[in-house]
Context: one part of a larger RNA
């Protein structure tokens, strides 16, 4: 100098504490180990693996398996042999992949030409040969790129002086102060950089400008009483410029930075979010996005191609989902979002069907049409009970996608009606429009394993006295036989 310490000082953080809500006990869904397999492809393992890569494993994807084929190859340049065909269509075998048979069967310039074609040189295409080709084979401890994690933590470090023999130090230490190495001050220290903030996006108030697909106050005409239609941009809304918040302003405190408190004000002291991640740590991940050195396969560790598997199940664990009920189930009625998405597509109304869909088929390339809300509210009814609580789990029948639902899709009818009566030790999330609830939409995607993931808006809490103690962090000091 670090690094540690069950050493001290201050300091902070959903870290504890006050508090709502789970998780851990059923059940079922999902990823893992484990076992079992012909395979149950391979990464990823403390926070930082384990609904994670995978924003869709029926085929394909698929890298495993098993059986069938193929070797210049499924892909790319180049050479070089023969050739005009290859492909397409038909039959025949086959689980295809392919194999055999038949059918069709090229083209452009030159040059000779008996105008049939012939030669050469070139696209195309097939072949033959050889250089290569190919490899989801191995090394993330040979890399690049990306990513996680300490940590959105206040830190990391330079030049130039100045201390020290030097390694180093000092600045960056005190003293205030902040979220902040934020800014004030003191001061062998004086400045700068990389971070912090600001500069970007969004949301919340407003103002000019523009007004259809959006609005409808006033006029008029219509009306199924719905802005329909004219008219017109007030308004609401959409979006392009701008204005607004800065401790400015007023009290008290202080040397000051800066606090605390009031006032205006849509908004107050970083307004509420989001992007943005310093020097570096962990030989942390990834050679299976992709790149890429060295290595190892080459009639196979490479290619096609059918089936199977990645869905297996004495059993463990992690994340979810639905539940155990009356703050509730069911049953009728009735209202109010946002943000996304749709022509290979969203699909209304209408009839049909208990539905799950079907049939027709308006409208929309979309502020124009659609897809389209639940909790909440209002009424019955249920009456504490394994129930009109739960819905596993099973048979039956059925719908839709798709070549194709057996393995191994989802939904939908009747029947069936398991566990479950609030979960030990232990343990996680959250400080406000949050948590807790309630639905919507979207990537992916023929369908779906979505209960997942990522957004959107509905209803809308309780707590926080405070820093003794877990955890984690930073600043100074301290001891150290550690480095």
């Nucleotide at each position: 100098u670090g690094a540690c310490g069950g050493g001290g000082g201050c300091c902070c953080g959903c870290a504890c504490a006050a508090g709502c809500g789970g998780u851990g006990g059923a059940a079922c869904a999902u990823g893992u180990g484990g076992u079992u397999u012909a395979a149950u492809u391979c990464g990823a393992c403390a926070c930082u693996a384990c609904g994670c890569g995978a924003g869709g494993a029926a085929c394909c994807u698929u890298a495993c398996c098993u059986a069938g084929g193929c070797u210049u190859g499924a892909c790319a340049u180049g050479u070089u042999u023969u050739u005009g065909a290859c492909a397409g269509c038909u039959g025949c075998a086959g689980a295809a992949a392919c194999g055999c048979a038949g059918u069709c069967u090229u083209c452009u310039a030159a040059g000779c030409u008996u105008c049939g074609g012939u030669u050469u040189a070139g696209a195309c295409a097939a072949u033959u040969a050889c250089a290569c080709a190919g490899g989801u084979g191995c090394u993330g401890c040979a890399u690049g790129g990306c990513u996680g994690u300490c940590g959105u933590c206040a830190g990391c470090u330079c030049g130039u002086g100045u201390c020290g023999u030097g390694a180093g130090a000092u600045g960056c230490u005190g003293g205030g102060u902040u979220a902040a190495g934020u800014c004030c001050u003191c001061u062998a220290a004086c400045g700068a950089g990389c971070g912090c903030a600001a500069c970007c996006c969004u949301u919340g108030c407003u103002g000019u400008c523009a007004g259809u697909u959006g609005c409808u106050a006033a006029u008029u005409g219509c009306u199924u009483c719905g802005g329909c239609a004219a008219a017109g941009c007030a308004c609401u809304c959409u979006g392009a410029c701008g204005g607004g918040a800065c401790u400015g302003c007023c009290u008290g405190g202080g040397a000051a930075a800066c606090c605390a408190g009031g006032a205006g004000g849509a908004a107050g002291g970083u307004g509420g979010g989001g992007a943005c991640g310093a020097c570096g740590u962990c030989a942390a991940g990834u050679c299976a996005u992709c790149a890429u050195g060295g290595u190892c396969c080459u009639u196979a560790u490479g290619c096609c191609u059918a089936g199977g598997g990645c869905u297996a199940c004495a059993c463990a664990c992690g994340u979810g989902u639905u539940a155990c009920a009356a703050u509730g189930g069911u049953u009728g009625g009735u209202a109010c979002a946002a943000a996304a998405g749709g022509u290979c597509g969203c699909a209304a109304a209408a009839c049909c069907g208990u539905a799950a869909g079907g049939u027709c088929a308006a409208g929309c390339u979309a502020a124009u049409c659609c897809c389209a809300a639940a909790a909440a509210c209002c009424a019955a009814u249920c009456u504490a009970a394994g129930u009109u609580c739960g819905g596993a789990u099973u048979g039956a029948g059925g719908u839709c996608u798709g070549c194709a639902a057996c393995u191994c899709g989802a939904c939908c009818u009747c029947a069936u009606g398991a566990a479950g009566u609030u979960g030990a030790a232990a343990u996680c999330g959250c400080u406000a429009g949050u948590a807790a609830u309630c639905g919507c939409a979207u990537a992916u995607c023929a369908g779906c394993a979505a209960c997942g993931a990522u957004g959107c808006g509905g209803u809308u809490a309780a707590u926080a006295c405070g820093u003794u103690c877990u955890c984690g962090g930073g600043c100074c000091u301290u001891g150290u036989a550690c480095a």
This is a predicted structure of a 483-nucleotide part of an RNA (small-subunit ribosomal RNA, 3' major domain) from a metagenome. It matches the Rfam family "Bacterial small subunit ribosomal RNA". Rfam links the family to the GO terms structural constituent of ribosome and ribosome. Its mean pLDDT, the model's own confidence on a scale to 100, is 83.